The RNA shown here (c-di-GMP-I-GGC riboswitch aptamer) has 77 nucleotides and comes from a Bacillota bacterium.

[in-house]
RNA sequence: GCCGUCCAUGGCAAACCCGUCGCGAGACGGGGACGCAAAGCCACCGGACUCCAUGCGAGUCAGCGGGGUUGCCGGUA
Numbered sequence: 001g002c003c004g005u006c007c008a009u010g011g012c013a014a015a016c017c018c019g020u021c022g023c024g025a026g027a028c029g030g031g032g033a034c035g036c037a038a039a040g041c042c043a044c045c046g047g048a049c050u051c052c053a054u055g056c057g058a059g060u061c062a063g064c065g066g067g068g069u070u071g072c073c074g075g076u077a
Base pairs, nucleotide, nucleotide: 001076002075003074004073011036012035016031017030018029019028020027021026034063040069041068042067044066045065046064047061048060049059050058051057052055
């Protein structure tokens, strides 16, 4: 560098429920696990979504894809 068949320490946590915040998409905390080798981080590109004062508007989603960036274990050259 490439790969994720096998191993270790382990990590994260969908739906749903409760609480709080937000007009909303949603976010955060607790419970809970469908899954995840970047399901760590970044709204840069595409996409989806929300709001209303409809515009050079303001936002959400990183667990939709791409890209950027950092990184554990193992395999391989």
The sequence was found by an Rfam model in a public genome assembly. The prediction has a mean pLDDT of 87.